TPP riboswitch aptamer (THI element) from Paracoccus saliphilus, 101 nucleotides, folded computationally. The organism belongs to Paracoccus, within Bacteria. The RNAcentral record of the sequence draws on Rfam and Ribocentre. RNAcentral records the identical sequence in 2 taxa. It matches the Rfam family "TPP riboswitch aptamer (THI element)". For this family Rfam cites "Comparative genomics of thiamin biosynthesis in procaryotes. New genes and regulatory mechanisms" (Rodionov et al., J Biol Chem, 2002). Its mean pLDDT, the model's own confidence on a scale to 100, is 76.

RNA sequence: GCGGAUACCUCGGGGGGCCCGUUCGGGCUGAGACGCGUGAUCGCGGACCCGUUGAACCUGAUCCGGUUGACCCCGGCGGAGGGAAGGUUUCGCUGCCCUUU
Numbered sequence: 001g002c003g004g005a006u007a008c009c010u011c012g013g014g015g016g017g018c019c020c021g022u023u024c025g026g027g028c029u030g031a032g033a034c035g036c037g038u039g040a041u042c043g044c045g046g047a048c049c050c051g052u053u054g055a056a057c058c059u060g061a062u063c064c065g066g067u068u069g070a071c072c073c074c075g076g077c078g079g080a081g082g083g084a085a086g087g088u089u090u091c092g093c094u095g096c097c098c099u100u101u
Base pairs, nucleotide, nucleotide: 001093002092003091004090007088008087009086010085011051012050013049014048017028018027019026020025021024034045035044036043037042057082058081059080063076064075065074066073
């Protein structure tokens, strides 16, 4: 210097669905449907997920087919277009320099 793996540190990215009723509760799915700010699609915070080997998440999309009361779920669109990483540690390979035989 290059490469691989693990762990850690720091940093970064992301989301807010559907149903019921008495609007404040309950139920479903999900990793996540939370709290505060009088309300919010806004801001802050928590938890969670994800960070290029990137389907976390966004766009197309108020999308298309099946299914459901609806969401969910399955398939398509589609490995389409976008999308947030550095350091330390450790192992291997290699370059250069010095010393000894």